[in-house]
RNA sequence: GCCAGCUUGGCGGAAUUGGUAGACGCGCUCGACUCAAAAUCGAGUUCUACGGAGUGUGGGUUCGAGUCCCACAGCUGGUA
Numbered sequence: 001g002c003c004a005g006c007u008u009g010g011c012g013g014a015a016u017u018g019g020u021a022g023a024c025g026c027g028c029u030c031g032a033c034u035c036a037a038a039a040u041c042g043a044g045u046u047c048u049a050c051g052g053a054g055u056g057u058g059g060g061u062u063c064g065a066g067u068c069c070c071a072c073a074g075c076u077g078g079u080a
Base pairs, nucleotide, nucleotide: 001079002078003077004076005075006074007073010026011025012024019063027045028044029043030042031041032040046053047052056072057071058070059069060068
């Protein structure tokens, strides 16, 4: 250089294959329990100017895109 795959909250990882984005787990915060802690249980956990915005970045298709198309970036594997 060429070919293939991947990129989603702090982390791992779902999203029924175009129709409510973030299920579930870990971590973290607050609370309950305890003399205190561990374990366990409950609640919360993308951002926000509260109008909205948000799936690597920028475009496109569509009534509708994490999902399809194009370009670029990064990572992984293969290959002369």
The RNA shown here (transfer RNA) has 80 nucleotides and comes from uncultured Akkermansia sp.
It matches the Rfam family "tRNA". Rfam classes the family as a transfer RNA.
Lineage of the source: Bacteria > Pseudomonadati > Verrucomicrobiota > Verrucomicrobiia > Akkermansia.